[in-house]
RNA sequence: GGGGCUGUGGUCUAGCUUGGUAUGAUACGUGCUUGGGGUGUACGUGGCCGUGAGUUCAAAUCUCACCAGCCUCA
Numbered sequence: 001g002g003g004g005c006u007g008u009g010g011u012c013u014a015g016c017u018u019g020g021u022a023u024g025a026u027a028c029g030u031g032c033u034u035g036g037g038g039u040g041u042a043c044g045u046g047g048c049c050g051u052g053a054g055u056u057c058a059a060a061u062c063u064c065a066c067c068a069g070c071c072u073c074a
Base pairs, nucleotide, nucleotide: 001073002072003071004070005069006068007067010026011025012024020057027045028044029043030042031041032040050066051065052064053063054062
């Protein structure tokens, strides 16, 4: 230098093919349960999706560039 894969709450992850108010787990907070703790359980908190631009009524999703990590070819 060529090709490919990945990037989503604090952490892990679904959703991308086929565009339409971002899913679950864990963590954290409060209550219930217990003599107390743990477990269990109910409710709640937290992301606008690596960055920027474009297309569109509408973009995590499509297009382009860039950034980071990994694999591969020379």